[in-house]
Molecule: transfer RNA
Organism: Candidatus Poseidoniaceae archaeon
RNA sequence: GCUGUGAUGGUGUAGCGGUUAGCACGGUAGGUUGUGGUCCUGCCAGCCCGGGUUCAAUUCCCGGUCACGGCC
Numbered sequence: 001g002c003u004g005u006g007a008u009g010g011u012g013u014a015g016c017g018g019u020u021a022g023c024a025c026g027g028u029a030g031g032u033u034g035u036g037g038u039c040c041u042g043c044c045a046g047c048c049c050g051g052g053u054u055c056a057a058u059u060c061c062c063g064g065u066c067a068c069g070g071c072c
């Protein structure tokens, strides 16, 4: 330099045009318990950045940045 894949709460991930953006861990409040743990319930917190297409974009296209892999 070329090329492929990826970027979603604090962490790990699902979602592939119209979802209330889901799950688990975590944090927090409460219940349960003699205390703690387990278990149950509520709440907290997220689409990498800039354009384009579309009635509608996390999703499709282009560019950028970063990470990982391959080629030279």
Stems, first nucleotide, its partner, number of pairs: 001071007010025004018055001026044006048064005